Description: This is a predicted structure of a 1651-nucleotide part of an RNA (large-subunit ribosomal RNA, half A) from a sheep gut metagenome. The prediction has a mean pLDDT of 80.

[in-house]
Context: one part of a larger RNA
RNA sequence: AGUACAUGGAGGAUGCCUUGGCUCCUAGAGGCGACGAAGGACGUGAUAAGCUGCGAAAAGCCGCGGGGAGGUGCAAAUAACUUUCGAUCCGCGGAUGUCCGAAUGGGGCAACCCAACCUUUAAAGGUUAUCCCGAGAGGGAGGCUAACCCGGAGAACUGAAACAUCUUAGUAACCGGAGGAAGAGAAAACAACAGUGAUUUCCCGAGUAGUGGCGAGCGAAAGGGGAAGAGCCCAAACCGGUUGCGUUGAGGCGCGGCCGGGGUUGUAGGACCUGCAAGGCAGGUAUGAUAUGAACUGGAACCGUACUGGAAAGUCGGGCCGCAGCGGGUGAAAGCCCCUUACAGGCAAGUAUCAUAUCUCGGGCAGGUAUCCUGAGUACCGCGGGACACGAGGAACCCUGCGGGAAUCCGGCGGGACCAUCCGCCAAGGCUAAAUACUACUAGGAGACCGAUAGCGAACCAGUACCGUGAGGGAAAGGUGAAAAGAACCCCGAGAGGGGAGUGAAAUAGAACCUGAAACCGUGUACUUACAAGCGGUCGGAGCGGCCAUGAGCCGUGACGGCGUGCCUUUUGCAUAAUGAGCCUACGAGUUAGUCGUCCCUAGCGAGGCUAAGCGCCUAAGGCGCGGAUCCGAAGCGAAAGCGAGUCUGAACAGGGCGUUGAGUUAGGGGUGCUAGACGCGAAACCUUAGUGAUCUACCCAUGGUCAGGGUGAAGUCCCGGUAACACGGGAUGGAGGCCCGAACUAGUUGACGUUGAAAAGUCUUUGGAUGAACUGUGGGUAGGAGUGAAAGGCCAAUCAAACUGGGAAAUAGCUCGUACUCCCCGAAAUGCAUUUAGGUGCAGCCUUGGUACUAGUGUCGCAGAGGUAGAGCUACUGAUAGGGUUAGGGGACUUCAUCGUCUACCGCCCCCUGACAAACUCCGAAUGCUGCGACAUGGUGACCAGGAGUGAGGGCAUGGGUGCUAAGGUCCAUGUCCGAGAGGGAAAUAACCCGGACCUCCGGCUAAGGUCCCCAAAUAUACGCUAAGUUGACCAAACGAAGUGCGACUGCCUAGACAGCUAGGAUGUUGGCUUGGAAGCAGCCAUUCAUUUAAAGAGUGCGUAACAGCUCACUAGUCGAGCGGUUGUGCGUGGAUGAUACACGGGCAUAAGCGUAUUACCGAAGCCGAGGAAUUGAAAUUCAAUUGGUAGGGGAGCAUUCCAUUCGCGUAGAAUCGUCGUGGUGAUGCGGCGUGGAGCGUAUGGAAAAGCAAAUGUAGGCAUAAGUAACGACAAGGCGGGCGAGAAACCCGCCCACCGAUAGACCAAGGUUUCCACGGCCAUGCUAAUCAGCCGUGGGUUAGUCGGGGCCUAAGGCGAACCCGAACGGGGUAGUCGAUGGACAAUCGGUUAAUAUUCCGAUACUUGCAUGUAUUCGAUGGGGUGACGAAGCAGUGACAGCCGCGCGAACUGACGGAAUAGUUCGUUGAAGGUCGUAGGUAGAGUCCGGGUUAAUAGCCCGGGUUGUCCGAAGCUGAAAGUACCGCGAACCCUCGGGCGAGCGGAAAGCCGGCGUAAGCAUACUUCCGAGAAAAGCCCCUAAGGCCAUGUGCAUGCAACCCGUACCCGAAACCGACACAGGUGGUCAAGGAGAGAAUCCUGAGGUGCUC
Repeated sequence: AGUACAUGGAGGAUGCCUUGGCUCCUAGAGGCGACGAAGGACGUGAUAAGCUGCGAAAAGCCGCGGGGAGGUGCAAAUAACUUUCGAUCCGCGGAUGUCCGAAUGGGGCAACCCAACCUUUAAAGGUUAUCCCGAGAGGGAGGCUAACCCGGAGAACUGAAACAUCUUAGUAACCGGAGGAAGAGAAAACAACAGUGAUUUCCCGAGUAGUGGCGAGCGAAAGGGGAAGAGCCCAAACCGGUUGCGUUGAGGCGCGGCCGGGGUUGUAGGACCUGCAAGGCAGGUAUGAUAUGAACUGGAACCGUACUGGAAAGUCGGGCCGCAGCGGGUGAAAGCCCCUUACAGGCAAGUAUCAUAUCUCGGGCAGGUAUCCUGAGUACCGCGGGACACGAGGAACCCUGCGGGAAUCCGGCGGGACCAUCCGCCAAGGCUAAAUACUACUAGGAGACCGAUAGCGAACCAGUACCGUGAGGGAAAGGUGAAAAGAACCCCGAGAGGGGAGUGAAAUAGAACCUGAAACCGUGUACUUACAAGCGGUCGGAGCGGCCAUGAGCCGUGACGGCGUGCCUUUUGCAUAAUGAGCCUACGAGUUAGUCGUCCCUAGCGAGGCUAAGCGCCUAAGGCGCGGAUCCGAAGCGAAAGCGAGUCUGAACAGGGCGUUGAGUUAGGGGUGCUAGACGCGAAACCUUAGUGAUCUACCCAUGGUCAGGGUGAAGUCCCGGUAACACGGGAUGGAGGCCCGAACUAGUUGACGUUGAAAAGUCUUUGGAUGAACUGUGGGUAGGAGUGAAAGGCCAAUCAAACUGGGAAAUAGCUCGUACUCCCCGAAAUGCAUUUAGGUGCAGCCUUGGUACUAGUGUCGCAGAGGUAGAGCUACUGAUAGGGUUAGGGGACUUCAUCGUCUACCGCCCCCUGACAAACUCCGAAUGCUGCGACAUGGUGACCAGGAGUGAGGGCAUGGGUGCUAAGGUCCAUGUCCGAGAGGGAAAUAACCCGGACCUCCGGCUAAGGUCCCCAAAUAUACGCUAAGUUGACCAAACGAAGUGCGACUGCCUAGACAGCUAGGAUGUUGGCUUGGAAGCAGCCAUUCAUUUAAAGAGUGCGUAACAGCUCACUAGUCGAGCGGUUGUGCGUGGAUGAUACACGGGCAUAAGCGUAUUACCGAAGCCGAGGAAUUGAAAUUCAAUUGGUAGGGGAGCAUUCCAUUCGCGUAGAAUCGUCGUGGUGAUGCGGCGUGGAGCGUAUGGAAAAGCAAAUGUAGGCAUAAGUAACGACAAGGCGGGCGAGAAACCCGCCCACCGAUAGACCAAGGUUUCCACGGCCAUGCUAAUCAGCCGUGGGUUAGUCGGGGCCUAAGGCGAACCCGAACGGGGUAGUCGAUGGACAAUCGGUUAAUAUUCCGAUACUUGCAUGUAUUCGAUGGGGUGACGAAGCAGUGACAGCCGCGCGAACUGACGGAAUAGUUCGUUGAAGGUCGUAGGUAGAGUCCGGGUUAAUAGCCCGGGUUGUCCGAAGCUGAAAGUACCGCGAACCCUCGGGCGAGCGGAAAGCCGGCGUAAGCAUACUUCCGAGAAAAGCCCCUAAGGCCAUGUGCAUGCAACCCGUACCCGAAACCGACACAGGUGGUCAAGGAGAGAAUCCUGAGGUGCUC
């Protein structure tokens, strides 16, 4: 370390449970709100953080009713109270009801700030918003709310396999409005020659008529059956009244307005005229009755000394009640224990009905027909749209934006263009219940709904925590026990925790609490493991350990051996190095609806079948009955008229087409289609308005702020020179500049680092700009096809070629992935045609199931046929084709005046000879295939109908071809086969090659391919050859080469002596000729390569020389003595032969164990046989026969889970669950034993489903792995001693060391919101520890007339009476009102706390208001002035700092020596205010007079006179600071050195000088061009008005509101998810060196960066 068992931890599945949900039903209610809602904020308790309740009358107050003993909510405990004089509690009604919110006195950043008036002061008293109606008085509206309703405006994705009309859809989202319903509604309607009689709604009609790129789709109406049922009122004519106007002849008349009467329709009606006649319904109020109606009341009946048990309701025994045996609870399972239940009672407010009274209100008939009336910019028409089922169509009807524009009952409209006839109706005014829709809410009830990953997101303090600027998004989390009886006490331990004891039925029910699975992590025991190699199993199996029912027993382990490349998906094909999964548990995908289609099964009835809506009864979501409208069928044919067992076509009595000759229909179940999200998960996108965002960033607006220091030296000016005058030159002065160098600041150039970072963009180094188009703060503006953009498609909150959030929405996805239990039967395809089609789909093909009728299928053999392939052939065609012969014709040469003619190594027809080609050649021509007939064989073979599919990527091999290179593991066809979807044996391994088709079992047998030396089963078999190369022995090697070797064929030489060797010769003309410098056999060329001598010898086969020479060969003789050569065929070998570790015989190896031929034996598979068993089919069968590989797919039969009904049972003497063992079944699975557990569970039959998981980069939770690994966040640094403590590297103290010091110090603003201080604590937080803490707990802390803000002002901008615009919401906007980043405005020093101080205290000041006194007089929302403004530059003066020097004061100082007339350190100081008006600065400044303007005497302008006015440091004072400092010093601590320190006392010493300055003077001054807020305040002036008021000065007294105030603030407290190397506006800013805020070192002060 492995396996097994046992026992634990961790974890929280499973089972059981349910307070919560989900879906409905019945009834109610259908609103709340200016009488202040919905919703909140803040309060409220003895103690009180949260929830609940309530509201300053605050877990409550009052009245009435109920009720009857305790009570003070959740929620314990303590305290204090209350209650029979009736509490708490329940019901009804009332009172109170802070602040915000429509929010309403004004404002505003909701819950805050600030007012005016009235009431006698005051008051948490009242009133004061806007709009509408109204003369007024007064009344109303506003806002909120789930769905339903009406209207306005109105998408897109999507579908159409693209897309534009169309569809989605008048849907979504938005806006306006209303009600309990809304809308519609009493015919200018339908209809069709018959009729109906408002509207709404249900069932039919009907998926019909239609409409429609006539595509996808959309889709009526009449009429019939039901529900309900209801009808009315004005305008006008006419009459009367009243009023205004006109007119008059003054009597009237006319016109208009208002009121009343009258009148209301189409068989026309009414007015008018004539006549007649008269009493009903509806609503309100009051009273009464009845019913209903809150809390609530009554409400039957059981016991046991029994049994078990902790407990009885269980069991046993014996009873009882029931108009009550619904349900819940009680220590397990209760009719009779409790609460309930049936039934009965009760009554407040209220509601309903009826009656009576009263008020209000409406309402006739007949006849006559001269006249009058009966809805006008209307009907209608044209154009443009919309809406009607109807898309402009032949398009009626309806609505209306523009234009035109009637009639008046002898009239008008409609009946689907239009016209006529006929019929119906009467528009241009209005109201109207019921039947219908919906449910946020209340009460009651139900469920073949869920049961904590389920059910609402939410069973629990959830729209919470948390995330986001915001709109918005949005969790997790239930269970002790019957009862807390929640563990007294003891022990260990710092604690946490544990061990005992005790409680309890149980503590392995102990609060991290029911059960307590798995992953994962331990411990104990047994066996195994340290020479061994692996998808970890399986088969065999020794040894060891254990057990008993003791036997070839069982359990555990497993040395050694055989075989063996996971699962899923996707594929032609996967161990694949192609996809997915770390592991476990839970969850996780073909469902549901539709009187839609179709097929099958079952059932009812049957030439018929069936009801729908609705209604009635009832035991009430159910059942029974009624209901015949309608639908389907019973007849078809035709375009139709129409005819009809026929009909249409047609001249036809012809032919042909479609029919006639099979029963349907309704319901239930199943398969499948269609419409819906339609098997689940998944886009990139589109649209939307509704939004939400400019806290990031871009640009803009307003108002503020910042920029050390150094350099350069423009214009101008002055002086000099110069010029006729300019110009020009020089020197000064001057201080310009998108100037230069360079910090802060800003930017981001280079390189490195970083890259699971310190950081979701940084660090270090380096770099650009740094007075400008600079940077920056605060407040504001611009918003999504929009903004903004010095422009990069940049930026618009870590998101940008169209932000983000919600919604349409489950968009769509011909795409990918995933898709869950078992057994049985059959079993494909990867082809054809078509396709905006090619990875999709339709039809066909192939599969399956059911049915129908047949013997139709297939194979073999025989016979009979058609045919033009392979082959072959080509003087057999077409075409191509090599050589030769012959040669027409032509070219060329010669000749010629020309013609002839000659030659030709040129081209070449025909013909002849030889050779030879063809898919698109054929004089020929098979095999096979195909067709027909017959026989035999075969048996899930074929055909048709109906339901259901899948497939439409194929692949290898062999053969025949195309293509390609007669390349490909290439590609395209054909035929076959296998793989696909096929296991087994062989080929080492190896989808398709060989053998062979696996139902299961057997330690039986025989074979196939292939094998038989060992690995490794079987021959070291037999016979004869071959190979010598380890060739070969299971891929493949070639051209070519070679006396390898075996066998054969042909041929030459040879005893007349071959071949090989050895000995000798190998000569002469001649150096052949030519060429050449030379060429002599041998560079080259030429050739009758000749001739001679010879046994033989080339005008020479090689070597060689410059050329010769030389050595050889051919050839000849001798010697030797028998075979020697050549050509060719064939077997096996050889070279050719180069790849990266050995090495590709499968290995060892082998001379056979290689190769060939022949023979015998054996081995060898899931084949065949044998034995047993199962199933399917034949077929009805325990016999018989055949069959049983299988992916997609079809069919059949079952298992399990949850719930329901019925049935029968089990359970505290122990249910479910969980663990383990045993056992049954082919299997899914079932049963039993033991343990656990502690309350539920099952059997049988049938029914209904949220009904089965290994995978979806699945979802959630838990747990592993890497791994005790990386890391512990600036490399400024720690060390020692001591203390507290259980414990100290980090805490505290001390000493030393180190770091920052234009900051790492100090103070503000923003932001944060208690982090501040003290005490206590250490589980978590802190990257380690912690005694410490920005952590946890408790308590404490923020003090203002003057600081900041408000009670003052205005900027950008916001809001916004009036007004303008706009479908709506709304958008602008004057007055006004808000709005600081600006203007205005009054306090300083010192002291004090653990924590606050310009706030408290002390001292000293100032401001405003009120009152009084005194002096004096005015007065505004109007007028005027002032307020009031840029940039840069520079000179002067000059404090505070700081530094230097001197003096003085105090304290201190050196182990040795000197020095004390020395040295060191510190101090030597001082505010606001008051006063003075100096230094200094500046100006046409002040003042007087006259004129103009004006409301004005102010101001402004003009003219004149006069001389003073303004600002203002410093100085003086404040000031005797009882301060700093010094001394003494209680108490406390102590390491004995000291520390801290209340209190007491003293309080000495310069009001020196210099250097220097960026405060102040100063909003000055100078220069320049880009020409540089507003209002209040303040001063002056008058108007209305006023004259005891009011204003001003002085004095005194009094008064002075609200909010902020802690702490951090270059950061551990803000923004960055963090105690994060980043970011963050302003102020102060010491010393030495230095130009400097650079840089280095230091001060004050702070720190050593939490391993």